Transfer RNA from an Alphaproteobacteria bacterium, 77 nucleotides, folded computationally.
It matches the Rfam family "tRNA". Rfam links the family to the GO term triplet codon-amino acid adaptor activity.
The prediction has a mean pLDDT of 81.
The source organism's lineage runs through Bacteria, Pseudomonadati, Pseudomonadota and Alphaproteobacteria.
The RNAcentral record of the sequence draws on ENA.
RNA sequence: CGGGGCAUGGCUUAGUCUGGUAAAGCGCUCGCUUUGGGAGCGAGAGAUCGCAGGUUCGAAUCCUGCUGCCCCGACCA
Repeated sequence: CGGGGCAUGGCUUAGUCUGGUAAAGCGCUCGCUUUGGGAGCGAGAGAUCGCAGGUUCGAAUCCUGCUGCCCCGACCA
C1' cells in the first nucleotide's frame, strides 16, 4: 500500500441476506418465599446499533468516507 472480516444494554449473542421502529441468555434493582442466604416465582431499569454524511415516507439493515481490532497478500530493510 492492496484485499477480506468484525464493531448492537454491564457481558455473550440474535436481528442485516429480504429496510417497517431492537430481541434473548447471564448479570443488576425491587417484591414474594426463607431465621438468613441460595434456588424458584413475579415485576422493573438499562443499547437511538463504532463515528460522520447520503438515499428513503421510514435505516442496526442500503451507499460513501473515517476510526478501532483481527486475518491474508505485496513492498522496503